This is a predicted structure of a 139-nucleotide RNA (SAM riboswitch aptamer (S box leader)) from uncultured Nocardioides sp.

[in-house]
RNA sequence: CUCAUCCAGAGGGACUGAGGGAACGGCCCUGCGAAGUCCCGGCAACCGCCACGAGCCUCCGCCACCCGGCAACGGGGAAACGGACGUGGAGACGGUGCCAAAUCCGACCCGAUGCGACGGACGUGCCGGGGCAGAUGAG
Numbered sequence: 001c002u003c004a005u006c007c008a009g010a011g012g013g014a015c016u017g018a019g020g021g022a023a024c025g026g027c028c029c030u031g032c033g034a035a036g037u038c039c040c041g042g043c044a045a046c047c048g049c050c051a052c053g054a055g056c057c058u059c060c061g062c063c064a065c066c067c068g069g070c071a072a073c074g075g076g077g078a079a080a081c082g083g084a085c086g087u088g089g090a091g092a093c094g095g096u097g098c099c100a101a102a103u104c105c106g107a108c109c110c111g112a113u114g115c116g117a118c119g120g121a122c123g124u125g126c127c128g129g130g131g132c133a134g135a136u137g138a139g
């Protein structure tokens, strides 16, 4: 930098002692012990692993063979194998990751809608979609 995912899941102990939830605003967590370090435990998202792709047959590569051609080569192309993609599965002693709250929520844009008696303006709330930022994985 690119792509995918982010409403699921999973905590005890020791040391230590005041912060933490990225940043801003909110709202939370926290001396009934924050962050950090260590030990043990757990979760299963991604990669890896296993199986399958059928009764209109997922796609691609390779290729027996078939057709055309003097040839070079062109067209078609089964099985196996390999790859991509999809679906399902197992384990956690393969590699990462993670174990308060949806990435805790919002912020910017669009749509829909409630309230402030009515209309305008403005303010504020709620829902949906997108975007920004971030995290994790794969490349």
Stems, first nucleotide, its partner, number of pairs: 001139006011040005019029003024106003041099003045096003049089005058084004065076004103133001108130004113125004

The coordinates come from a structure-prediction model, not an experiment, and the mean pLDDT is 79.